Context: one part of a larger RNA
RNA sequence: CUGGGCGUAAAGGGUGUGUAGGUGGUUUGACAAGUUAGAAGUGUAAUACCCAGGGCUUAACUCGGGUGCUGCUUCUAAAACUGUCAGACUUGAGUGUCGGAGAGGAUAGUGGAACUCCUAGUGUAGCGGUGGAAUGCGUAGAUAUUAGGAGGAACAUCAGUGGCGAAGGCGACUAUCUGGACGAUAACUGACACUGAGGCACGAAAGCGUGGGGAGCAAACAGGAUUAGAUACCCUGGUAGUCCACGCUGUAAACGAUGGAUACUAGAUGCAGGGGGUAUUCACUCCUUCUGUGUCGCAGCUAACGCAAUAAGUAUCCCGCCUGGGGAGUACGGCCGCAAGGUUGAAACUC
Numbered sequence: 001c002u003g004g005g006c007g008u009a010a011a012g013g014g015u016g017u018g019u020a021g022g023u024g025g026u027u028u029g030a031c032a033a034g035u036u037a038g039a040a041g042u043g044u045a046a047u048a049c050c051c052a053g054g055g056c057u058u059a060a061c062u063c064g065g066g067u068g069c070u071g072c073u074u075c076u077a078a079a080a081c082u083g084u085c086a087g088a089c090u091u092g093a094g095u096g097u098c099g100g101a102g103a104g105g106a107u108a109g110u111g112g113a114a115c116u117c118c119u120a121g122u123g124u125a126g127c128g129g130u131g132g133a134a135u136g137c138g139u140a141g142a143u144a145u146u147a148g149g150a151g152g153a154a155c156a157u158c159a160g161u162g163g164c165g166a167a168g169g170c171g172a173c174u175a176u177c178u179g180g181a182c183g184a185u186a187a188c189u190g191a192c193a194c195u196g197a198g199g200c201a202c203g204a205a206a207g208c209g210u211g212g213g214g215a216g217c218a219a220a221c222a223g224g225a226u227u228a229g230a231u232a233c234c235c236u237g238g239u240a241g242u243c244c245a246c247g248c249u250g251u252a253a254a255c256g257a258u259g260g261a262u263a264c265u266a267g268a269u270g271c272a273g274g275g276g277g278u279a280u281u282c283a284c285u286c287c288u289u290c291u292g293u294g295u296c297g298c299a300g301c302u303a304a305c306g307c308a309a310u311a312a313g314u315a316u317c318c319c320g321c322c323u324g325g326g327g328a329g330u331a332c333g334g335c336c337g338c339a340a341g342g343u344u345g346a347a348a349c350u351c
Stems, first nucleotide, its partner, number of pairs: 004322003007305002012319001014202004021195003025089007033082002035078008049066003053063003092192001093189003096185004104178007111155001115151008126137002163170002207248006216242002221237004259318006267296011300307002324351003333344004
């Protein structure tokens, strides 16, 4: 390379957007690049293969003959398929109109509970903590309790294998700005589509830079315990950090360990958001349909576990990735970064 694969054995890029490229709905006509058929030329010679062909007594050997040579060039023909050009269509895709749902995003403001601190009152000897203790706090009046004030962070109940978002993720309330999906309709465009190497954008937590902020929690650190030891688990403290603004980093078991798109393939039953119908005074209920999200289950698939219309089934298109374990996601080099480091990514050797 071919082949075979990627939920758990090695293997789906963290996610989107989109360039080149690859692939692409129905239909009419033309062309003839691909395609198909025929003819001619070329495809050297030798070797190889075949010939109860020749020559050495045979054979090996040798001479001769025959078949054949994926291919390339030219000409002629065909027009189904692919392609190109011209025209048409509406089912794919998009737009419009109407409608309801939502922790989707950004900014500003507001709220209550809890917590810590401060001030004042009441009040007196303990509080706190643990398996049990001690360190710690407290007669300079703590803990408890009442009133007032300050501050920062997070939003109990509602809350739900509920909702929204491409993923990361999003949860008090109000206002403003704003993205997407869904349902109904079928007015408009008329294949405008799918995927996507590079590129670009987003991307939890921790970390970094500058400036703020700092209640609680809490790496590091200190002390008390435990223990043979205890650089831990437990306790008392406690600094970065956690929060905000701007900039960087670009990684996670970034997981459904399952790339995206389209079509098809028994059923049953929940939940969420719409539409239609039957019935009804209305509501409830019942039937049906679209979208999303769950549970079970047939065929089929699977090494098994399991998956099963949200496929790991049946197919097509495009991208990414794998090829024994260790060495190693290391070394070297490149690129990126303030750094930490990230990304790309071997070999010797060894089993």